RNA sequence: GGCCUAACACAUGCAAGUCGAGGGGUACAGGGGAGCUUGCUCCCGCUGACGACCGGCGCACGGGUGCGGAACGCGUAUGGAACCUGCCCCUGUCAGAGGAAUAGCCCAUGGAAACGUGGAUUAAUGCCUCAUGGUAUUGUGAAGUUGCAUGAUUUUACAAUUAAAGAUUUAUCGGACAGGGAUGGCCAUGCGUAUCAUUAGCUAGUUGGGGAGGUAACGGCUCACCAAGGCGACGAUGAUUAGGGGCCCUGAGAGGGGGAUCCCCCACACUGGUACUGAGACACGGACCAGACUCCUACGGGAGGCAGCAGUGAGGAAUAUUGGACAAUGGUCGGAAGACUGAUCCAGCCAUGCCGCGUGCAGGAAGACGGCCCUACGGGUUGUAAACUGCUUUUCUACAGGAAGAAAGGUUCCCUUGCGAGGGAGAUUGACGGUACUGUAGGAAUAAGGACCGGCUAACUCCGUGCCAGCAGCCGCGGUAAUACGUAUGGGGCAAGCGUUGUUCGGAAUCACUGGGCGUAAAGGGAGUGUAGGCGGAAAGGUAAGUUAGAAGUGUAAUCCACGGGCUUAACCCGUGACUCGCUUUUAAUACUGCUUUUCUUGAGUAUGGGAGAGGGAGAUAGAAUUCCAGGUGUAGCGGUGGAAUGCGUAGAUAUCUGGAAGAACACCAGUAGCGAAGGCGGUCUCCUGGCCCAAUACUGACGCUGAGGCUCGAAAGCGUGGGGAGCGAACAGGAUUAGAUACCCUGGUAGUCCACGCCGUAAACGAUGGACACUAGAUGUUGGUCUCUUCGGGGGUCGGUGUCGUAGCUAACGCGUUAAGUGUCCCGCCUGGGAAGUACGCUCGCAAGAGUGAAACUCAAAGGAAUUGACGGGGGCCCGCACAAGCGGUGGAGCAUGUGCUUUAAUUCGAUGCAACGCGAAGAACCUUACCUGGACUUGACAUGGGGGUGAAAGUUUUCAGAGAUGAAAACCCUUCCUUCGGGAACGCCCUACACAGGUGCUGCAUGGUUGUCGUCAGCUCGUGUCGUGAGAUGUUGGGUUAAGUCCCGCAACGAGCGCAACCCUUGUCCUUAGUUGCCAGCGGGUCAUGCCGGGAACUCUAGGGAGACUGCCUGGUACAACCAGGAGGAAGGUGGGGAUGACGUCAAAUCAUCAUGGCCCUUACGUCCAGGGCUAGACACGUGCUACAAUGGCCGGUACAGAGGGCUGCAAGACUGCGAAGUCAAGCCAAUCCCUAAAAACCGGUCUCAGUUCGGAUUGGAGUCUGCAAUUCGACUCCAUGAAGGUGGAAUCGCUAGUAAUCGCGGAUCAGCAUGCCGCGGUGAAUACGUUCCCGGGCCUUGUACACACCGCCCGUCAAGCCACGAAAGAUGGCAGUGCCCGAAGUCGCUACUCUAACC
Repeated sequence: GGCCUAACACAUGCAAGUCGAGGGGUACAGGGGAGCUUGCUCCCGCUGACGACCGGCGCACGGGUGCGGAACGCGUAUGGAACCUGCCCCUGUCAGAGGAAUAGCCCAUGGAAACGUGGAUUAAUGCCUCAUGGUAUUGUGAAGUUGCAUGAUUUUACAAUUAAAGAUUUAUCGGACAGGGAUGGCCAUGCGUAUCAUUAGCUAGUUGGGGAGGUAACGGCUCACCAAGGCGACGAUGAUUAGGGGCCCUGAGAGGGGGAUCCCCCACACUGGUACUGAGACACGGACCAGACUCCUACGGGAGGCAGCAGUGAGGAAUAUUGGACAAUGGUCGGAAGACUGAUCCAGCCAUGCCGCGUGCAGGAAGACGGCCCUACGGGUUGUAAACUGCUUUUCUACAGGAAGAAAGGUUCCCUUGCGAGGGAGAUUGACGGUACUGUAGGAAUAAGGACCGGCUAACUCCGUGCCAGCAGCCGCGGUAAUACGUAUGGGGCAAGCGUUGUUCGGAAUCACUGGGCGUAAAGGGAGUGUAGGCGGAAAGGUAAGUUAGAAGUGUAAUCCACGGGCUUAACCCGUGACUCGCUUUUAAUACUGCUUUUCUUGAGUAUGGGAGAGGGAGAUAGAAUUCCAGGUGUAGCGGUGGAAUGCGUAGAUAUCUGGAAGAACACCAGUAGCGAAGGCGGUCUCCUGGCCCAAUACUGACGCUGAGGCUCGAAAGCGUGGGGAGCGAACAGGAUUAGAUACCCUGGUAGUCCACGCCGUAAACGAUGGACACUAGAUGUUGGUCUCUUCGGGGGUCGGUGUCGUAGCUAACGCGUUAAGUGUCCCGCCUGGGAAGUACGCUCGCAAGAGUGAAACUCAAAGGAAUUGACGGGGGCCCGCACAAGCGGUGGAGCAUGUGCUUUAAUUCGAUGCAACGCGAAGAACCUUACCUGGACUUGACAUGGGGGUGAAAGUUUUCAGAGAUGAAAACCCUUCCUUCGGGAACGCCCUACACAGGUGCUGCAUGGUUGUCGUCAGCUCGUGUCGUGAGAUGUUGGGUUAAGUCCCGCAACGAGCGCAACCCUUGUCCUUAGUUGCCAGCGGGUCAUGCCGGGAACUCUAGGGAGACUGCCUGGUACAACCAGGAGGAAGGUGGGGAUGACGUCAAAUCAUCAUGGCCCUUACGUCCAGGGCUAGACACGUGCUACAAUGGCCGGUACAGAGGGCUGCAAGACUGCGAAGUCAAGCCAAUCCCUAAAAACCGGUCUCAGUUCGGAUUGGAGUCUGCAAUUCGACUCCAUGAAGGUGGAAUCGCUAGUAAUCGCGGAUCAGCAUGCCGCGGUGAAUACGUUCCCGGGCCUUGUACACACCGCCCGUCAAGCCACGAAAGAUGGCAGUGCCCGAAGUCGCUACUCUAACC
């Protein structure tokens, strides 16, 4: 401190009574007396007191709540000469004489009750009459004083009217009439006090008047009459919201938000209305009426009002005890004692807030145990933390003591005093409470949590989970290695609290007064004119409103602040001061502003003389062109397009000539030239007319600037009425284009475009830049004046306009820059995240179209500006590439081979998928390979390391049996090595056994290493320092040339450097030199049928080492005397000679976990291992890559010639023989410049075939074989005989190649037992073409646009589909709120009348 919600409804108790010293009295207790039936009745107000009753005072305070109210309600300051005030205080005066009732009580009586009714009797400080009347009130006068005014006030005369109450214990307490005070209230006024203009007009008692009524009092407060006023853009009226203030929270302040507790004021008391009583109420615990609700009832009728304190229900996220006491402080009554007091003081509940305290302190390393903690397995961390030792006792427990708050009052006694009264003494009074506090004893004893740990933001790891579960304030995290989810360990920060949610301020200069903006981010009104308003030149006087200074009053207390004091401290409390920044009054000052008076000329304007101009309006008029009409000439087309067609034309078009008609627009001049406020204005002439500029004088004397509303103008389109209509031309029609083409193109063509009058009122109405004035470098064009110099070309100055560049400055940048977007002043308009939306509703305007004004719900976390780097463009420029073009040959059609997809299958293992997968991994699947399937086996395992035991045999080799084999069983052979102290030990091998482990071609290439592809052998990619820019970044690297090249040169705020390019390397082309075997053979010699065969030679070829050579070096020309290019010479080769190797920074989460390695996950008698068989070889089909062909540039037959590079001992094999052949048998030589593979083939020569499915083509199939191999069925290659398919050069489309290339021809090698149309190499023969860079593809540089950045395979708009939601419409039906008119109408007040009553008037 504690119902912020339901001013929702309330059970029960209490919250306002008191006075017997006002009264009649006696229901109660006591006492006394009497009677007797000894426990009952009666009597006595006698005592204490007092029920009920009459009477007085109080109940209008205190307490609660915030419904209503936007108001003099509140705050503040005034006024009341327009007022009231019980109790209280002061002063003066007075209290005489009478009277009638009525409650109670008694009797009777009605009613269930509440409550009555009738009769009789009675009292008062109740009520009434008379007397007195200083005074008061009223009326009529008189004389003063005084005020701003209405008026106020004093004295005084006369008349009328009006008073009283007693009680008592004799101390006193009351009563009446007056005056004054105090207190409290009432009324009026200035100023302040919420939102909406999509509320702009409101008002009939309305505004005023004199009069009357009413009130305590002023007042249309009320009434009749008269007048027609009153309020409003300085916001009336209306709507919505709200109690106001002191103060509280926040903030540097200015502000913003709030109105709990405490204090002041207001309003209300179930809802609405009303009055009564009273000093005071229109009355929370009074009355009456109406209504709703609840309760009682005998059904006739009655009762009630917690927004008092507790408490209950309900509502709600949410707020306490049906407590104690009048001891204190106050209140009412009373003479007092005292009574009453849910005011108040206390206690209870709630960590709701603030404050204070504790939960220990010191030592203590074996750095303990423990932790489903972490780990590199060594350890680390928790952690001096614990244990343990010592100490302390706030707190706690027990016991004991124990307050302050109390002093009055009253009472008894004493003293003083003239009266009030004062002083002293004694006794008495505490709910809280045996509480605060204090002492003694005991013992670490009784006491720690909640949130957080991705960044903001202090604090990290493991596990689980796997875009799930979840987190999240913002950004965001989670899709198998999550510091972000969920635990755990640890950690950082707070702490009896900690977090969350809501709310407010701050940060937010993000409504900007302090303190913002408007060219492009939101934002300048389309333009002018001008009203109100705001602002305003120079000098002087007056005034003193603003302003400044002083003084006075007020600004309650509390709060805040400062100082001091009291609770052990603090929170808290007390005192003092300051503050309360305001309002009012007054005195003074006069710089500035205002007001007023006088003056001035520089702002503004007028007059005079000149000047330029598509400025506006009206009328007239000219020529060119177009179309149409008539006629002439003339003939077949015209027109139109990218190309066409529709259309026009033999009924004579187009073309051409002549004549005529019509309407519209004005070529050239023409110009970032001119004019106008903007919109806008263009042939010529005339008339009317506005504005502007220049020059020099004169005049007026601030007359000015801006401008909410208002008014006017305002392109095009559109609308209305009437004209006009040549051309053009929405709509429309036709023709094309297209997938479509309601378009772009073409042929026609209506409104319209034109004129007159009237509307509309908007545009990217733009300089996206409101107007005015002043100041602040220049340079250079142009336009209109004017001055001046002049050599007459021109130069210089000045005023006005219009452009470009640019300094300072400004700007986020772009840019602006005396024509400001710079620096200042004044005024207006406008903005406040995007969308919804310039929409809806309302209002105004409009004939309509529509215009103006102009939201919200909801939704998003962005939307936007300027600039940067990339990427992209059916943008531009330059350049390159077999990119196109020019050529040659292919693919796509056929058959076959091979790979892939798909399908099938028990399995057809897996991977590669645009280029950059598809004769790819695979340089070679019958078994093996092999990873797949079926079946059969094994379980520390086929393989590695380690422990224990056994054994020196086992293993191994051979054989036999069972079995498909793995495997199992049996037999035979075999009988380990080293050291030794000879005891043994060690090693080795095998077996058994237990466990660690092995094993996995299982998953993840999106966890990785390594390797590779690709852009691309494209010419690029970067860095340091400097400079520029707020920055991203730029510069360098761009530019001019040049190159194959970021190659080089030149220039340049750049200077250098690196990775790339090039070169260095290999090979090839020429020469020289060295060396000559296995290679060579010119000369010499020998020999052969022949052969470098031999002697020999070292010349040549060749081999393989080393050198030379090529560098734009030389010449000419071009270019910038450059780089370089073109041509030439020489040379084997010429401009990187040809080829290769070599692949920058990076891109594609490109490929590969199945080469290998590897994190994590998974399997462990199986996803491991072994074995047999099968499969990878399937086949309706589709695609890729190849081979062979379709034939005569050919096929076949015969003859004959010339290579290079490789390979060879598990090999190549000459030669001979056999076989038609594949091959077989025998076999020399060769580990190779020696021997072999090895015949090269195309070519060439001769012959034949003669255009046909053939003497082309060879598939397919049958038969017979050869070879390899354990094995050839699924499933090898080859040979021979026979068979002889498709195919006659291939649609759309598409590939390769620029020279020793394509094409064509053969040869070799790797893999390999065997298997090549594939791959990798080798040589032979050997072309065609390139005008050129428009186009296709890819790439490089510069530039431009961009809403792209996953970067155009981007981004993005709308319909539709499906589901869902909301709204609209709908026969009707029902309720709520508000306005207006009328009807009925309670209580009540005032009036009138009547009945009735009355002693106190006659």
The RNA shown here (small-subunit ribosomal RNA) has 1402 nucleotides and comes from an uncultured organism. Its mean pLDDT, the model's own confidence on a scale to 100, is 84. The sequence is in RNAcentral, with records from ENA.